[in-house]
Context: one part of a larger RNA
This record gives sequence, C1' cells and structure tokens, in this order.
RNA sequence: CUGCGUUGAAGGAACUCGGCAAAUUGCACGCGUAACUUCGGAAGAAGCGUGACCCCAUCGUACGCAAGUAUGGUGGGGUGGCACAGACCAGGGGGUAGCGACUGUUUAUCAAAAACACAGGGCUCUGCGAAGUCGCAAGACGACGUAUAGGGUCUGACGCCUGCCCGGUGCUGGAAGGUUAAGAGGAGAGGUGCAAGCUUUGAAUCGAAGCCCCAGUAAACGGCGGCCGUAACUAUAACGGUCCUAAGGUAGCGAAAUUCCUUGUCGGGUAAGUUCCGACCUGCACGAAUGGCGUAACGACUUCCCCGCUGUCUCCAACGCAGACUCA
Repeated sequence: CUGCGUUGAAGGAACUCGGCAAAUUGCACGCGUAACUUCGGAAGAAGCGUGACCCCAUCGUACGCAAGUAUGGUGGGGUGGCACAGACCAGGGGGUAGCGACUGUUUAUCAAAAACACAGGGCUCUGCGAAGUCGCAAGACGACGUAUAGGGUCUGACGCCUGCCCGGUGCUGGAAGGUUAAGAGGAGAGGUGCAAGCUUUGAAUCGAAGCCCCAGUAAACGGCGGCCGUAACUAUAACGGUCCUAAGGUAGCGAAAUUCCUUGUCGGGUAAGUUCCGACCUGCACGAAUGGCGUAACGACUUCCCCGCUGUCUCCAACGCAGACUCA
C1' cells in the first nucleotide's frame, strides 16, 4: 500500500450523479395509530412502554383416588450488572410526484423496467368436411370443441368518458354501365391449284374476375387550417370579414417520460434550488381504445423533501486477519 473486518473525539450527508456503501431499526406482549379509500385496506402506519433473577400471594391447564408431578398466567416486594428479546438470529421510518392497476414474465452470461403478460373492453372472421394453421398429398391440429365456441387484431383493473372527418388507402356491399384474357365468332384478304380443296391472316359481335364506377365503414390505416379587422385608457377579442379543406382538435390535461426558445413567469420549500411541488397557457411539436383524464392498494421501478442514523464526508487514525514489500 491492497483486500476483508472491528472501533472512533466534535460535527452529522457538509460526501456524491445519487445517502452508493455503512450505520440505525429488528423479537414478544401491552397501549396507541393520520390523510386517503374500491370500506377490504392504508397498518407492524407513526409513536410510547415492559422484558433477567429471587421471595410471597393468587388463578388456571394436563395427569393422578390422593399425596403430588409438569406447565401457563396475574398481583406485590426485593437483588445484581455498563448492558436482562444480554450471543446468534432479527423491518429504519414518514411525506410528495411520475409510470404501470394488481400477483406474475423477460434480455441463461452487462438491461427486471415505465417493457411483456394480465382479468376486463372493442372490432373482425368462422354455421362445422368451420374459419385459421402444417403438409405435394393422404392426413393432422383446431376439437372428440359448435357462436356463452374457435381464430385474428387493438386496448389493458376500476371510475368518468371516448368528440369531428369516409376526400386518400384498406375492407364490405352493389342483377346497371365502361374496360377486358383465353375462348366463341367469322365480314373480308393473301398463297397455291384447272378445280374440289389445302393453307396463312382476319374486322364487327359475344366473353369472367379484376380495375373504373356507385354506396357503406374510423375501438379500420389514418387526418383533425390560414390571414385580416373589431369593445369609451391600454391590452385582449365574446363579434365580423375572407381564403382553403374530407373535416378543421370537442371533453379533459398541459414548460408534461411530450416545451425548442428555457434555469419561461408567479408561488412553495432552502441562507442559497438548471432538480422537486402547486399554478399560469405563449401546446416549437398533448388529446381521447397507436385510448384521454383520475385513482385506493401494490412496486428490488423513477423524482424530490423530512426525521432517525452513521467514517459517505470535514480528515483521517488505531487495531485484527490475509497478501504485497524488506531481511534471513
């Protein structure tokens, strides 16, 4: 000096990206316990106290005929120690916000999560030799199931809700019309031949699906405007004009896991706060099942604050064990 441990004056997060690590807490019994809440919870909330041993009294339980043996509790008095759940073992706690409802699952070997799944919700296909999947086929799964079933897809408990657009793309429907392949059809034309014929070519016309066309459909893919003016301070614009669109973003939320400018502005917390919380709305570029906004409980998730606690630090020191190192 390194690793693993133990201890530490005063301070107590000043350390650091961040209390990482360590320390605190830890058991049993008694008392006591808030907001919020889906009334189940939250909750071991938080917080406070007691605990060894000896003596006396007293109430039980089991066994026993009884004497008694074993064992549990209650009340009172006392004894010793620095320390009585004496070692080991053995929750630190509280508040705020985000995300995901939850228990679960995952990158075997750098990611455990806000990702996946989930119960619940919707759309859609499928009438049974089902749809769908595997296979060239036979055949098999689906299923020894039958629409309260099975497949696909999106969303993701629960609560309140889920607005407008069908112009584009997709899907579904449509006895008309347009286009149209093979095929049918053969007006005609050419070659050859004396001819019959053989042969080449071939216009109208009739031809399916598809496409065009006409409708429907957004919990299908998706989309959801601009400019100008206007109120008796100013500012702003309930109001008006105009252009464009398929329709111009409704409710709710909003500097947000989304805000560039930005450390926006105001308030709170700090002596001091690019983070945090509450507001505002000027949303570069939220927004309603690619779900919107809330939400008790839950989380080895993420953010901020507080109490306790500490060698994380101010600032390092000593000791133990094992190495390194020096000498032999």